[in-house]
RNA sequence: UGACGAUAAAGCCAAACCCGUUGCGAAGCGGGGGCGGAAAACCACGGGUUUCAAGAAAACAGCCGGGUUGCCGAA
Numbered sequence: 001u002g003a004c005g006a007u008a009a010a011g012c013c014a015a016a017c018c019c020g021u022u023g024c025g026a027a028g029c030g031g032g033g034g035c036g037g038a039a040a041a042c043c044a045c046g047g048g049u050u051u052c053a054a055g056a057a058a059a060c061a062g063c064c065g066g067g068u069u070g071c072c073g074a075a
Base pairs, nucleotide, nucleotide: 004073005072012037013036017032018031019030020029021028022027035062041068042067043066045065046064047063048060049059050058051057052055
């Protein structure tokens, strides 16, 4: 450095559900919560799912693939 991923260490993120808030909605954001996660960080590029007021429309990166970046170091 690459690959790989421990019942390792330090931190990190945060599903369902509840409260508040924004949105027609899928959902987003903030707080609580913690099922899980080594990219569960970021990007809608391909597929997929979902929504509506149905079009040059929108949501999901914690569905799969791809791209970019990144902590730690046993075998």
The RNA shown here (c-di-GMP-I riboswitch aptamer) has 75 nucleotides and comes from an uncultured Desulfobulbaceae bacterium. Its mean pLDDT, the model's own confidence on a scale to 100, is 88.